[in-house]
Context: one part of a larger RNA
RNA sequence: CUGGGCUUAAAGAGCACGUAGGCGGGCUGUCAAGCGUCUUGUGAAAUCCCUCGGCUCAACCGAGGAGCUGCUUGGCGAACUGGCAGCCUCGAGGCAAGUAAGGGCGCGCGGAACUCUUGGUGGAGCGGUGGAAUGCGUAGAUAUCAAGAGGAACGCCGGAGGUGAAGACGGCGCGCUGGGCUUGUCCUGACGCUGAGGUGCGAAAGCCAGGGGAGCGAACGGGAUUAGAUACCCCGGUAGUCCUGGCCCUAAACGAUGUCCACUAGGUCGAUGGUUCUCUGACGGAGUGUCGGCCGAAACAAAAGCGUUAAGUGGACCGCCUGGGGAGUACGGUCGCAAGGCUAAAACUC
Numbered sequence: 001c002u003g004g005g006c007u008u009a010a011a012g013a014g015c016a017c018g019u020a021g022g023c024g025g026g027c028u029g030u031c032a033a034g035c036g037u038c039u040u041g042u043g044a045a046a047u048c049c050c051u052c053g054g055c056u057c058a059a060c061c062g063a064g065g066a067g068c069u070g071c072u073u074g075g076c077g078a079a080c081u082g083g084c085a086g087c088c089u090c091g092a093g094g095c096a097a098g099u100a101a102g103g104g105c106g107c108g109c110g111g112a113a114c115u116c117u118u119g120g121u122g123g124a125g126c127g128g129u130g131g132a133a134u135g136c137g138u139a140g141a142u143a144u145c146a147a148g149a150g151g152a153a154c155g156c157c158g159g160a161g162g163u164g165a166a167g168a169c170g171g172c173g174c175g176c177u178g179g180g181c182u183u184g185u186c187c188u189g190a191c192g193c194u195g196a197g198g199u200g201c202g203a204a205a206g207c208c209a210g211g212g213g214a215g216c217g218a219a220c221g222g223g224a225u226u227a228g229a230u231a232c233c234c235c236g237g238u239a240g241u242c243c244u245g246g247c248c249c250u251a252a253a254c255g256a257u258g259u260c261c262a263c264u265a266g267g268u269c270g271a272u273g274g275u276u277c278u279c280u281g282a283c284g285g286a287g288u289g290u291c292g293g294c295c296g297a298a299a300c301a302a303a304a305g306c307g308u309u310a311a312g313u314g315g316a317c318c319g320c321c322u323g324g325g326g327a328g329u330a331c332g333g334u335c336g337c338a339a340g341g342c343u344a345a346a347a348c349u350c
Stems, first nucleotide, its partner, number of pairs: 003322004007304002012318001014201004021194003025088007033081002035077004041071002049065006091191001092188003095184005103177007110154001114150008125136002162169002206247006215241002220236004258317006266295008275286003300305001323350003332343004
């Protein structure tokens, strides 16, 4: 460079926003850059190809032709791509009226449980295990009642359910705030899709400063078990877990499946919103959107499976893979307080 690929064989960036770039709806006119055709000049010779010829043949050599797929000059054409101008509404967005929700942030409130403190009752054990022991307890524990304090998490509802781009989000109320969906078809008139760099967000652990600290609990101490036991079990327990501010930027960050668009049988269950029918109506039926599952036609697939939520049929753009180990390592660069992250080889070896 080209080809083939990326659910599970190597391979979709953790997620989003967006710059350049790439790609881009319908109609009309125009230009003629791309495109087509004709043409001017050039494209040295040799080489390659064809024909003929010279060495006894061939290699080799000589001659002629073609070719040199390119660049360039001018003319013509206008379907497609592109430029310009005008118009359109189905893409996209806006507006209005509704609607569902653990979406985000802040403030306040609540009950259960737990631990601690004080007081009452009580009087010998409690706790723990496979069995024990360490541990706690006559300085009165465990149990029980009352009062108080504190921190963290919100049982039932709860779902195969909901929301969010992902990470993630669950007691209740209030305030601020983001997005979705439905209906109307009122407005703008292609304003769109993707997105190298870039920017923002990003579980847990970890780091810095200041708070907080009930329970749990790396490290650590002790008791057991065992041949040993740096473990599994038990008694304790520091960091941490929580809050505020600032870092870190990783993950089986998973649907191991990039985003967007169009098209290609159905059935069924759930969530939510319009429409319509049965005189009304609980209820139910029909039909129509959006979202979440399951089963399946065709197709696809190595199979498992997937199958309108595609892994089917196509299109646009990005990322990534190219035998195993060495190695996501070394070196260099860059980011970070550090831990380390990102980028990323080779020798050698099978």